This is a predicted structure of a 1517-nucleotide RNA (small-subunit ribosomal RNA) from an Ignavibacteriota bacterium. The coordinates come from a structure-prediction model, not an experiment, and the mean pLDDT is 84. The organism belongs to Ignavibacteriota, within Bacteria. The RNAcentral record of the sequence draws on SILVA.
[in-house]
């Protein structure tokens, strides 16, 4: 620092994912050691037992040591006084307001940061100044008595203080009245002064003294100051909702009084209406705030354990008390819930302290040691006390470290994996050899944390110095020496891309994997398992949850024409910004200065634990905040001043700008009346309608009501919606010009205001023509539609709503600036004019520049300011839900759960179009002959069967594979056998020849016996060669053609598929290869940023068609000559025909004509043959998963006494039916009979087979010839004569009996063929559909392949021999360009909506349930205040009586929790109901992308099963 994912593929836009780092974590699987840190994120649940705040030279007093005296007693002992100790409690001081915990509240009475406090307080502590005098009366504990269970309570007696009280003194302290200067504030500020009131106190200890005292120490009391902690105020910061917009009555503020430490409505009472708010006020909603912690480059996010500052809280809720401080975590009161105990009567108690328990929950520790250290509390001190703290337990919960061994060691061991079986890989890895010795284990030493501490001695300036001794929970720790032994220590995830890492088996869309894409339907590197390999390592993956990429909310640092986004327009407060010059000013902004900005944390540097995490020191930073001092550009302000921004007068100008009368013709329709007859209208074609009751046509006249033809133009006008006859008045903006005048008066604009198309709505007119809805007629499968005939509302007017359109340039307004060109509207200026110059508007093309492109470009989408206004992935949804507005329909605002991994945009290449154009083809059309009907032949589905083997299936299966199924074949069935096999080779053992031939049996295969009997080696042993058994192994027309090779079919003999450089594009690509001609042709020429090139086209190849050379046997026979009834029969010959081998021949080459060329065209010449002469081979890139595993070949899988071999029968040949292919026919271009010429291609020894001779025929006998130009099949037939004369026939031949024949082991199933007989359907084919452009079709026989035999198929071959092609509109099917596209598996494609199943969330909704907050009102606890105090009452005052003060008890205010009431809100649950959303193969149509088949689409409003359709405006996307 990037990466995967939308697409056939590019760029963009846009989301989703992931690599990274983090953690108080959980979870899996593993786990050796230390170090240093951390450990209830949930249930502010509820808690058993301990323990966490106590302590003291103040003071009685109990018990009890222990010393000492006294008494009594012989003694133990007892007892009484003293003094020391302990020890319990209580009276009293200080402390429990700290420390620890823990986040529920709490959005500001909080926090942070700077700052005030002239409006305050502060126990202990310092520091300084006095002071400490004299009385007094209770009372705990003690004890006595009573109650209670029990907590405790009550009464009587005693007694003591540093406890309480009462005078005394007494000020620089407090209040009052005064003076003087002074000060940010002249409010309660400080200083100097003057008078007056008022106010205090406690003692204890130690020494010396016999005491009185007197000294020390240490309290105590009143001031003044500092320190520390606090209170209050202010400035600025401080989360999310506006679908929370209005809140406040103590509310804002005076004036008095009341409280407080102190300001204050903090309380009260009177007066006054304020105050807060869009710079978010009130309300929900969430959260303790920091310093920081985590990421990040930062700028930002995000979070707020642990550590530290604050702050709030202590079971809940209220409240004072004490007190220097509290409205108090281990106090009190009261209420409430809970929990326990109780004798039922009443009582106790609060772990958010350390521990520990349950419970919740993925899920957090020991009921542990010590005050030794560090701080706290008391204490003069020694000491106590301290779950604060130091330590240790527990857990890999994180951070660091460390080890599990280091070197050698190839026959690369054995095993296990792969494997083409040679082999390779785990691997120097192990064994094995040689070494160390960290941790852990044994032994042994053994710290530092401890002193400025504590006590003693000693000095001493008197508060410091020396020295000795004592104090350690951790802990016999840490560390150190020694010592045995490789011994005791490795898992854990991943390996398709991202992303380092690939094999093998199983498994077959299963089982299962997944972050995202997305893997799995028999060869899965993605699922499991193995082997290997990658990563990290005492850990390793997963799961949450932050940042991060993420520039995906954009300050740094983004976007709105078309991807998401510019308000429908204007106006306009507020708010934001705002022209030139001068002055002051000094908020803003610059410098610099002081303070803060706690420590920790981060960073540098250094230092100490062996290192490191950790720690220690320093140093920098802490972006901020405050305060002084200076600048004075710029910004603001303040103020003068200017004219260029704006604006106002004058003079001219266009214009469908607006409103309101009024007016005109032309149409339409209706009426009336003439004229006139069968029509008329509509439409693709129709039909409903109209019309003989007189329509339409046509004339006159009349009415209505709406709308302005041409003019009429990318003219004009408005702000946009919009705006069109004329005329008249009302009226609003604009431009020009031309001087004058104002003097910044501007620009934008949330909220607000006005205007806003069509539809729609109220009311009231109006209604001609159109026309949702509706009706009927077509159309269709249907037609709720498109066509048509009608036809209400509407469309017209007025008035009032309604506020939305694809309100669009999909472009928001100002303002400046930035190359031209060309029209066009309106003014001015110059010109005679042509025309040119300016100003404003309107297009159109393009420069730079912009942009993802595609476009935009002075009328910006450039370059720049200002304002506003909006997106932030797609569905859900412009939906619910509130709220508003509206008569309603509905508009404005505007969500979320769900769920996808995209959804776009723009451009490329392709497919497609019921798109557009060129062009082709027996494509059509123009003809011909069929096919489709008939009967047979065949193939095919189907049925059938024991089997009817398989395979091929639109064109490209179907007389296909099959060039030929009785038996074989052959694969199927059936039924008998075999099991190393019918065939191959290999190894090992055995026997022994095998073959041949006989007999049994059997269908047969086989089986089972018999005759006979080897060969090389001397012999044995081996060998050949047969069986026999064994073993690997053969075989398998079994399966997958979607694992494949190979052939092959089909677009298609179409004319097209690339490529290498250049060049254009960001890029897919694109040019070339398009364009203009031409051709069968991407043929070929011209032109072009191309320029050449390859595979295809052509051509080279073979047949034919004329010619020529050569050569002449088996071929031929003009000429010579011989023969014969007669034939090239023979001599000869090789002209000639043929034969076969080689050449010539055509090339648009001559000529006219068009043409730049290419080329075309011609009754053109020549020529056998002309523009490819006919005809063949020849099949580009590619495409259908196309065919074919049953030709072969092959990978996997599968079977192995069978799915492999043999054999006999049987089937492939069945047969209601369909359907392709064909044959023969329906006849006279014909049947029959007869007669008679003229072919070519080919085939023949297992073979073709002649003459003669037999059958009526097949065909028999018979065998000349001939391995073939020689002989043989072989006869060619259509043809010519004769006859039948339209008839189911002398047509036609099926079907059937009967006879034959041939081939063959065998014709029953199931061959061909002949002769007799028998003579079926059929008299020219319906929809529909098929070949053929010439030697062709048609129609004539003729050959061969296969093959024993079998051919209407099939390949071939010559004979005879045509009609027609105007032309390309249309069908089909292909080629070029161009255009849409939402398709790309490519139209057999996308794809929308109802309905039906499922499964989810989620709205409504009678009712229910639950919650928090308020309002009103009742009740009213504790307690403070107030008034009362008739009852009680010690200190003072009084001689007493009594007072004073003080208590209790009463009263009010206020008040918590409680109730009652109403309504809001929030949140659950809901019968029933609404839509959404998802889920390989449902049902209904076809709405939408092409002109989508009726161009879509917006807005409305109306209909319909559904998509939808229609109507009115609009918009082009």
């Nucleotide at each position: 620092a990037g990466a995967g994912u939308u697409u056939g593929a590019u760029c963009c836009u846009g989301g989703c994912u992931c690599a990274g780092g983090a953690c108080a974590a959980a979870c899996g699987c593993u786990g050796g050691c230390g170090g240093c840190g951390u450990g209830c994120c949930u249930a502010a649940c509820a808690c058993a037992u301990g323990c966490a705040a106590g302590u003291c030279a103040a003071c009685g007093g109990u018990u009890u040591u222990c010393g000492a005296u006294g008494u009594a007693g012989c003694a133990a002992u007892a007892u009484a006084u003293c003094g020391a100790g302990a020890a319990c409690a209580g009276u009293g001081g200080c402390g429990u307001a700290c420390g620890g915990g823990u986040g529920c509240g709490u959005a500001a009475u909080a926090c942070g940061u700077a700052g005030g406090c002239a409006a305050c307080c502060u126990a202990c502590c310092c520091u300084u100044a006095g002071g400490u005098g004299c009385g007094g009366g209770a009372u705990a504990a003690u004890u006595c008595c009573g109650c209670g269970a029990a907590a405790g309570c009550g009464g009587g007696a005693c007694u003591a203080a540093u406890a309480c009280c009462g005078g005394a003194u007494g000020a620089u302290a407090u209040c009052c009245c005064g003076a003087u200067a002074c000060a940010a504030c002249a409010u309660u500020g400080g200083a100097u002064u003057g008078g007056g009131a008022c106010u205090a106190a406690a003692g204890a200890c130690u020494c010396c003294g016999u005491a009185a005292g007197g000294a020390g120490u240490u309290g105590c009391c009143u001031g003044a100051g500092g320190a520390u902690g606090g209170g209050c105020c202010u400035g600025c910061g401080c989360c999310c909702c506006a679908u929370u917009a209005g809140g406040u009555a103590g509310u804002u503020g005076g004036u008095g009084a009341g409280g407080u430490a102190a300001u204050g409505g903090c309380u009260c009472a009177c007066c006054a209406a304020g105050c807060c708010g869009a710079c978010g006020a009130u309300g929900g909603g969430u959260a303790g705030c920091u310093g920081g912690u985590c990421u990040g480059a930062g700028a930002g996010g995000a979070c707020g354990g642990c550590c530290a500052g604050c702050c709030a809280c202590a079971c809940u809720g209220g409240a004072a008390c004490u007190g220097a401080g509290a409205c108090a975590c281990g106090g009190u009161c009261c209420a409430g819930a809970c929990u326990c105990c109780u004798a039922c009567g009443g009582g106790a108690g609060g772990c958010a302290g350390c521990a520990g328990u349950g419970a919740g929950g993925a899920a957090u520790a020991u009921u542990g040691c010590u005050c030794a250290a560090u701080g706290c509390c008391c204490g003069c001190a020694a000491g106590g006390g301290u779950g604060a703290a130091g330590c240790a337990g527990c857990g890999a919960c994180g951070c660091c470290g460390c080890g599990u061994g280091a070197g050698g060691g190839a026959u690369g061991a054995a095993a296990u994996c792969c494997g083409u079986u040679a082999g390779g890989a785990u691997g120097u890895a192990a064994a094995c050899c040689u070494c160390u010795g960290u941790a852990g284990g044994g032994a042994g030493g053994g710290a530092a944390a401890a002193a400025u501490a504590g006590u003693c001695c000693g000095a001493u300036u008197c508060u410091u110095c020396g020295g000795g001794c004592u104090u350690g929970a951790u802990u016999g720790u840490a560390c150190c020496u020694c010592u045995a032994a490789a011994g005791u220590a490795a898992g854990c995830c991943c390996c398709g891309g991202c992303u380092a890492a690939c094999u093998a088996c199983g498994u077959g869309c299963c089982a299962g994997c997944a972050g995202c894409c997305g893997c799995g339907g028999u060869a899965a590197u993605a699922c499991g398992u193995a082997g290997g390999g990658g990563g990290c390592g005492a850990g390793c993956g997963u799961u949450g949850u932050c940042c991060g990429g993420a520039a995906u909310u954009a300050c740094u640092g983004g976007g709105u024409g078309u991807a998401a986004a510019g308000g429908g327009u204007c106006c306009g407060c507020a708010g934001g910004c705002g022209g030139g010059u001068g002055a002051g000013u000094a908020a803003g902004u610059c410098g610099g200065u002081g303070g803060u900005g706690a420590a920790a944390u981060c960073u540098u540097c250094u230092c100490g634990c062996u290192c490191a995490a950790c720690g220690g020191g320093a140093a920098a930073a802490c972006g901020g905040c405050c305060u002084c001092c200076g600048a004075g550009a710029c910004u603001g302000c303040u103020u003068a001043u200017c004219u260029u921004g704006a604006g106002u007068a004058c003079g001219g100008g266009a214009g469908a700008g607006g409103g309101u009368g009024a007016u005109g013709g032309a149409a339409u329709u209706c009426c009336u009346g003439g004229u006139g007859u069968a029509g008329c209208g509509g439409u693709g074609a129709a039909a409903u309608g109209c019309g003989u009751a007189g329509a339409u046509a046509u004339c006159a006249g009349g009415a209505a009501g709406a709308a302005c033809a041409c003019c009429c133009g990318u003219u004009g006008c408005g702000a946009a919606g919009g705006c069109g006859g004329u005329c008249a008045c009302c009226u609003a903006g604009c431009c020009c010009g031309u001087u004058a005048c104002u003097g910044a008066c501007g620009c934008u604009c949330a909220g607000g205001g006005a205007c806003g198309a069509a539809a729609g709505c109220g009311u009231g007119g109006g209604g001609a023509g159109c026309a949702a809805a509706c009706a009927g007629g077509a159309u269709u499968a249907g037609a709720u539609a498109c066509c048509c005939u009608g036809g209400u509302a509407g469309u017209c007017c007025a008035c009032g709503c309604c506020c939305u359109a694809a309100a669009c340039g999909a472009u928001g307004g100002a303002u400046a600036c930035u190359u031209g060109g060309u029209g066009u509207c309106g003014g001015g200026c110059c010109g005679c004019a042509a025309g040119g110059c300016u100003c404003g508007g309107u297009g159109c093309c393009g420069a730079a520049g912009c942009u993802a492109a595609c476009g935009c470009a002075u009328u910006a989408a450039g370059u720049a300011u200002c304002c506003c206004a909006c997106c932030u992935g797609g569905g859900a949804a412009g939906u619910a839900c509130g709220a508003u507005c509206g008569c309603a329909a509905g508009g404005u605002u505007g969500a979320a759960a769900c769920u996808c991994a995209a959804a776009g945009g723009a451009a490329u290449u392709g497919a497609c179009g019921g798109g557009g154009g060129c062009c082709c083809g027996c494509a059509c059309a123009a003809g011909c002959a069929g096919u489709g009907g008939a009967g047979c032949a065949u193939g095919u589905g189907g049925u059938u069967u024991a089997a009817u083997u398989c395979g091929a299936u639109g064109c490209a299966a179907c007389g296909c594979g099959a060039a030929g199924a009785a038996c074989c074949u052959u694969a199927c069935c059936u039924a008998g056998g075999c099991u190393u096999g019918a065939a191959a080779g290999g190894u090992c053992a055995g026997u022994g020849a095998c073959a041949a031939c006989c007999u049994c049996u059997g269908a047969a295969a086989g089986g089972a016996g018999g005759u006979c009997u080897u060969c090389c080696c001397a012999c044995a042993a081996g060998g050949a060669c047969a069986c026999u058994g064994a073993u690997a192994c053969a075989g398998g027309u079994g399966c997958u053609g979607c694992a494949u090779g190979g052939c092959u079919g089909u677009c298609g003999u179409c004319a097209g598929c690339u490529c290498g450089u250049g060049c254009c594009g960001u890029g897919a690509g694109g040019u070339g290869u398009u364009g203009g001609g031409u051709u069968a042709a991407g043929u070929c020429c011209c032109g072009c940023a191309a320029c050449g090139a390859g595979c295809g086209c052509a051509a080279c190849c073979c047949c034919u068609g004329u010619c020529c050379u050569u050569a002449g046997u088996u071929g031929c026979c003009a000429u010579c000559a011989g023969g014969u009834c007669a034939u090239g029969c023979u001599g000869g010959g090789c002209a000639c025909u043929c034969u076969a081998a080689g050449g010539a021949g055509a090339c648009u080459g001559c000529c006219u004509a068009c043409g730049c060329a290419a080329g075309u065209a011609g009754u053109g010449a020549g020529g056998a043959a002309g523009g490819u002469g006919g005809g063949g081979a020849u099949g580009a890139c590619g495409u259908c998963a196309a065919g074919u595993c049953c030709u072969c070949a092959u990978g996997g899988c599968c079977c192995u006494u069978a799915c492999g071999c043999c054999u006999a029968g049987g089937g492939c040949c069945a047969c209601a039916c369909a359907c392709g292919u064909g044959c023969u026919a329906c006849a006279a271009u014909g049947g029959c009979c007869g007669c008679u010429a003229c072919a070519a291609u080919g085939g023949g020894u297992u073979g073709c087979a002649a003459u003669a001779c037999c059958g009526c025929a097949a065909g028999g006998a018979g065998g000349a010839g001939c391995c073939a130009a020689u002989c043989c099949c072989c006869a060619a037939a259509a043809g010519c004569g004769g006859u039948c004369u339209c008839a189911g026939u002398c047509c036609g031949g099926a079907u059937u009996g009967g006879a034959g024949u041939c081939u063959g082991c065998a014709a029953c199933u199931c061959g061909a063929c002949u002769c007799c007989a028998u003579g079926a359907a059929g008299c020219u084919g319906g929809a529909a559909u098929u070949g053929c452009u010439a030697g062709u079709a048609a129609u004539c026989g003729c050959g061969c392949a296969u093959c024993a035999g079998c051919a209407c198929g099939g390949c071939g071959c010559g004979g005879u021999g045509a009609a027609u092609a105007c032309g390309u509109u249309c069908c089909c099917g292909g080629g070029c360009c161009u255009u849409g596209u939402a398709c790309a598996c490519a139209c057999c494609g996308c794809c929308c909506g109802u309905c039906a199943a499922g499964c989810c969330a989620u709205g409504g909704a009678a009712a229910c349930u639950g919650g928090g907050a308020g309002u009103a009102c009742c009740c009213g606890a504790a307690g403070u205040c107030a008034c009362u105090g008739u009852g009680c009452u010690a200190a003072c005052c009084g001689c007493a009586a009594g007072g004073a003060g003080g208590c209790a008890g009463g009263u009010g205010c206020c008040g918590a929790a409680g109730g009652u009431a109403a309504a809001a809100c929030c949140a659950g649950c809901g019968a029933c109901u609404g839509g959404g959303g998802c889920u390989a193969a449902g049902u209904c149509g076809u709405a939408a992308c092409a002109a989508g088949g009726u161009a879509g689409c917006c807005g409305u409003a109306c209909c319909g099963g559904a998509a939808g359709g229609u109507g009115c405006g609009g918009c082009u996307g």